[in-house]
c-di-AMP riboswitch aptamer (ydaO/yuaA leader) from a soil metagenome, 128 nucleotides, folded computationally. Its mean pLDDT, the model's own confidence on a scale to 100, is 81.

RNA sequence: CGCCUAAUCCCCGGCUAUGACCGGGGAGCGGGGGACCCAAGUUUCCGGGGCUAACUCACCUUCGAGUGAGGGCGCAGGCUCCUUCAGCGCCAGCCCGACAGCUAACCCCGUAGGCCGACGAAGGAGGA
Repeated sequence: CGCCUAAUCCCCGGCUAUGACCGGGGAGCGGGGGACCCAAGUUUCCGGGGCUAACUCACCUUCGAGUGAGGGCGCAGGCUCCUUCAGCGCCAGCCCGACAGCUAACCCCGUAGGCCGACGAAGGAGGA
């Protein structure tokens, strides 16, 4: 430089610290709760639900795990975006706490963290 991601930008103040720090505010981006209507209408320990790409089914099992199929996600291709084929990877983790369908108004929350690759082809749109 670039990549995953919502996780970026601006302003004010503070500190022995001068920063990728602490506190606050705003914009942008992201998430949750929450009516009528609609949906559902026998569910409530076989608990239920949320963030996320991170799910489902089958086989197998020493019950740890593993294998396969389907599905989802990311990367390079060097300005950005879309599609297809091929290649390389991922399908972790965390949270609420008995409780939530959708949902206008309204209310609440987040803006962390991690990585160091240089590896193809075809088509289309836009921009410089």